[in-house]
RNA sequence: GUGCCCGUAGUUCAAUGGAUAGAAUAGCGGAUUCCGGUUCCGCCGAUUAGGGUUCGACUCCCUACGGGCAUA
Numbered sequence: 001g002u003g004c005c006c007g008u009a010g011u012u013c014a015a016u017g018g019a020u021a022g023a024a025u026a027g028c029g030g031a032u033u034c035c036g037g038u039u040c041c042g043c044c045g046a047u048u049a050g051g052g053u054u055c056g057a058c059u060c061c062c063u064a065c066g067g068g069c070a071u072a
Base pairs, nucleotide, nucleotide: 001071002070003069004068005067006066007065010025011024012023013022018055027043028042029041030040031039048064049063050062051061052060
């Protein structure tokens, strides 16, 4: 260079083209405890970027960026 795959909370993963994008874990606060851990409750936090299709896009299409695999 070419081909293929992937990109969603700090992390690991969900989400028939239509719900307020959801859960676990982490973080923070509270309850419990003499203190800590465990347990329970709550809060915070995300669609890589730009365009297109569509009544409606995380989802489909194009381009760019980033990562991975294959190939010389």
Transfer RNA from a Muribaculaceae bacterium, 72 nucleotides, folded computationally. The source organism's lineage runs through Bacteria, Pseudomonadati, Bacteroidota, Bacteroidia and Muribaculaceae. The RNAcentral record of the sequence draws on ENA.